A computed fold for a 295-nucleotide RNA from a Burkholderiales bacterium, annotated as Bacterial RNase P class A. Lineage of the source: Bacteria > Pseudomonadati > Pseudomonadota > Betaproteobacteria > Burkholderiales. Model confidence (mean pLDDT): 78 of 100. The RNAcentral record of the sequence draws on ENA. A source record names the gene rnpB. Its Rfam family is "Bacterial RNase P class A". By type it is a ribozyme. Rfam's curators write: Ribonuclease P (RNase P) is a ubiquitous endoribonuclease, found in archaea, bacteria and eukarya as well as chloroplasts and mitochondria. Its family is annotated with ribonuclease P activity, tRNA processing and dimeric ribonuclease P complex in the Gene Ontology.
RNA sequence: GAAGCUGGCCAGACAGUCGCUGGCAGGUGUUUCGUCUGUCAGAGGAAAGUCCGGGCUCCACAGAGCAGGGUGCUGGGUAACGCCCAGGCGCCGCAAGGCGACGAACAGGGUCACAGAGACGAGCCGGUUCAGUCCGGAGUGAAACGCGGCAACCUCCACCCGGAGUAACACCAAAUAGGCGGACAACGACGCGGCUCGCCGAGUCCGCGGGUAGGUGGCUCGAGCUCCGGGGCAACCCGGGGCCUAGAGGAAUGACUGUCCACGACAGAACCCGGCUUAUCGGCCAGCUUCACCU
Numbered sequence: 001g002a003a004g005c006u007g008g009c010c011a012g013a014c015a016g017u018c019g020c021u022g023g024c025a026g027g028u029g030u031u032u033c034g035u036c037u038g039u040c041a042g043a044g045g046a047a048a049g050u051c052c053g054g055g056c057u058c059c060a061c062a063g064a065g066c067a068g069g070g071u072g073c074u075g076g077g078u079a080a081c082g083c084c085c086a087g088g089c090g091c092c093g094c095a096a097g098g099c100g101a102c103g104a105a106c107a108g109g110g111u112c113a114c115a116g117a118g119a120c121g122a123g124c125c126g127g128u129u130c131a132g133u134c135c136g137g138a139g140u141g142a143a144a145c146g147c148g149g150c151a152a153c154c155u156c157c158a159c160c161c162g163g164a165g166u167a168a169c170a171c172c173a174a175a176u177a178g179g180c181g182g183a184c185a186a187c188g189a190c191g192c193g194g195c196u197c198g199c200c201g202a203g204u205c206c207g208c209g210g211g212u213a214g215g216u217g218g219c220u221c222g223a224g225c226u227c228c229g230g231g232g233c234a235a236c237c238c239g240g241g242g243c244c245u246a247g248a249g250g251a252a253u254g255a256c257u258g259u260c261c262a263c264g265a266c267a268g269a270a271c272c273c274g275g276c277u278u279a280u281c282g283g284c285c286a287g288c289u290u291c292a293c294c295u
Stems, first nucleotide, its partner, number of pairs: 001291010012260007020042010044266001048277002051275005056165004068161005073087005088102001089100004103156002108154002110150003118145001124137004169217004179208006187201002190198002224243008261264001
């Protein structure tokens, strides 16, 4: 210098103006709320697919088994996993490295293209024997005369698995209609010959409860991020210091102007985490491999 492998990082930059959402402080009004001012914060590495695993909430549930679904070398990590790390084995690559559903074929069933008589209880030819008893041979095929292959076919073995999802769920709670309880006397109907009585209905008033609209919580401090020290090959764990980093909800995170450059990809939170997979203009960093050349 060229070609590669692995891991990590960035995702137009800066300034100004006007908005939107939230926190804090202050002012103000009609004070659980609105409004004004100031200040701070305001999408991603995948926020995506919703494919796995968990937290949380409600419902269901004695235990065990059956059915059904899933996982599958060995050991470790983790809240857990189908994820990650290390090692073994197999395949690919000169190598760095990459990929792998990688338990069991003597429990049983099924199946094995073409060729070949035959793909698992089975021929033919020659010789031989009491006996298809034994020996030899031809030819096909990935595999054949015998304990072959396939389990991402059924199956067996081991282990795991209840359902629904924040529109979960909890709380507050109008108007209208209806429900329950109580009070009322002048009303009406019935009983009675009649009545100071009984009972029913409607009405008025008061109270209670369910539920709808609407509102509030859940809602972001968390298996959190980061630095240092220690343990471990590693994934990761332990201890200490520091930090707060969207919380909307018919749903904010935007628009315009200017300057510059290498001219900017895929794409937008919706309860929260750990993974996997998929999409992605261009660029940077570190380690490693092979080849060529120079000293």